Annotation
Model confidence (mean pLDDT): 86 of 100. Small-subunit ribosomal RNA, central domain from an uncultured bacterium, 350 nucleotides, folded computationally. The RNAcentral record of the full RNA draws on ENA.
[in-house]
Context: one part of a larger RNA
RNA sequence: CUGGGUGUAAAGGGAGUGUAGACGGCGAGACAAGUCUGUAGUGAAACCCAAAGGCUCAACUUUUGGCCUGCUGCGGAAACUGUGUUGCUAGAGUGCGGGAGAGGUAAGCGGAAUUCCUGGUGUAGCGGUGAAAUGCGUAGAUAUCAGGAGGAACACCGGCGGCGAAGGCGGCUUACUGGACCGCGACUGACGUUGAGGCUCGAAAGCGUGGGGAGCAAACAGGAUUAGAUACCCUGGUAGUCCACGCUGUAAACGAUGAUUACUAGGUGUCUGGGGUUAAUGAACCUUAGGUGCCGCAGCUAACGCAUUAAGUAAUCCACCUGGGGAGUACGUUCGCAAGAAUGAAACUC
Numbered sequence: 001c002u003g004g005g006u007g008u009a010a011a012g013g014g015a016g017u018g019u020a021g022a023c024g025g026c027g028a029g030a031c032a033a034g035u036c037u038g039u040a041g042u043g044a045a046a047c048c049c050a051a052a053g054g055c056u057c058a059a060c061u062u063u064u065g066g067c068c069u070g071c072u073g074c075g076g077a078a079a080c081u082g083u084g085u086u087g088c089u090a091g092a093g094u095g096c097g098g099g100a101g102a103g104g105u106a107a108g109c110g111g112a113a114u115u116c117c118u119g120g121u122g123u124a125g126c127g128g129u130g131a132a133a134u135g136c137g138u139a140g141a142u143a144u145c146a147g148g149a150g151g152a153a154c155a156c157c158g159g160c161g162g163c164g165a166a167g168g169c170g171g172c173u174u175a176c177u178g179g180a181c182c183g184c185g186a187c188u189g190a191c192g193u194u195g196a197g198g199c200u201c202g203a204a205a206g207c208g209u210g211g212g213g214a215g216c217a218a219a220c221a222g223g224a225u226u227a228g229a230u231a232c233c234c235u236g237g238u239a240g241u242c243c244a245c246g247c248u249g250u251a252a253a254c255g256a257u258g259a260u261u262a263c264u265a266g267g268u269g270u271c272u273g274g275g276g277u278u279a280a281u282g283a284a285c286c287u288u289a290g291g292u293g294c295c296g297c298a299g300c301u302a303a304c305g306c307a308u309u310a311a312g313u314a315a316u317c318c319a320c321c322u323g324g325g326g327a328g329u330a331c332g333u334u335c336g337c338a339a340g341a342a343u344g345a346a347a348c349u350c
Base pairs, nucleotide, nucleotide: 003322004321005320006319007304008303012318014201015200016199017198021194022193023192025088026087027086028085030083031082033081034080035077036076037075038074039073040072041071042070048066049065050064051063052062053061054060091191092188093187094186095184096183097182098181103177104176105175106174107173108172109171110154115149116148117147118146119145120144121143125136126135162169163168206247207246208245209244210243211242215241216240220236221235222234223233258317259316260315261314262313263312266295267294268293269292270291271290272289273288274287275286276285277284278283299306300305323350324349325348332343333342334341335340
């Protein structure tokens, strides 16, 4: 390199958008670059292959033919690829009319609870554990009532429910705003798919500056446990968790399953929308489309299992793998304030 692969054995990029590139619907007619075909020239000799000949044979050697799979000129074909022209609507998109949704951003508002502060009642304990102790409390705690402050999170509804490209999103209201879906079939007319680089987004932790700080809680301190206990348990407690603006760019970023398209038995739920029938306020049935679960045939699979949401049957494009360790290390480079991230070996060893 080829081949074979990538749910779990090595292997799908964390996700999107999109450049180059690759691939690309149904007709008509044109050209002839690729393609096919005829002919001419060239493709040195030796070598190689075949058939004969010469050394007694052979090695060796001579002759003839083939080979030299290629290139160039001229003539021809037009199915396919290509190029340009013209048309179409089944792909894709726009429009009009709808309903669903924790999709996003910003502002405002709300109640429950914890903690703290002030005041009232009230008295000796509270708290905590397997059992205790540290801790809090006669300077009046815990408990209870009233008032106040402040921050964070939104019980029930809540659901193998919904939305989002992924990360993720959950009290209520308002403003702005993205996408999907259904119906109509008015419009454009292949405008498509994928996508190396690039750009954007990207949980938690972490970093910078400035705020905020109720609860929780790395580090840390004390009490226990224990042979020890730098832990598990308990009492405290600082970063952090929250907000604004920047940075970081990683996760078992998982469905461990890249994106798109077509096809291939069924059964049974749920959510949203359209149409029809029966009903009459509870709804039921049939059908269709998008999503989301479970079971299951063919087929696939090493097995487990997957099975119209494929890991089946095909096609296009991208990414990645090639024995274990050394090692996601070293060196170099790029990025970063740093932490570090990205790219990424070899010796040696089994």